[in-house]
RNA sequence: UCCGGAGUAGCUCAGCUGGUAGAGCAGGCGGUUGUUAACCGUCAAGUCGCAGGAUCGAGGCCUGCCUCCGGAG
Numbered sequence: 001u002c003c004g005g006a007g008u009a010g011c012u013c014a015g016c017u018g019g020u021a022g023a024g025c026a027g028g029c030g031g032u033u034g035u036u037a038a039c040c041g042u043c044a045a046g047u048c049g050c051a052g053g054a055u056c057g058a059g060g061c062c063u064g065c066c067u068c069c070g071g072a073g
Stems, first nucleotide, its partner, number of pairs: 001072007010025004019056001027043005049065005
């Protein structure tokens, strides 16, 4: 320098035929228990890497850039 993959909640990841952003774990509160753990209920947490573009509408399409991983030279 070129090619491919990844970037979404604190963490691990879903969500793709473009149409309301989700799960598990972790965290807060409550229930249960003599207490803790476990279990159950509930709540909060996101400029979807950044900036533009196309579209009525983008996490998903197009362009540029950034970070990480792998490969080629």
Predicted 3D model of a 73-nucleotide RNA (transfer RNA) from a Terriglobales bacterium. The RNAcentral record of the sequence draws on ENA. The organism belongs to Terriglobales, within Bacteria. Model confidence (mean pLDDT): 82 of 100.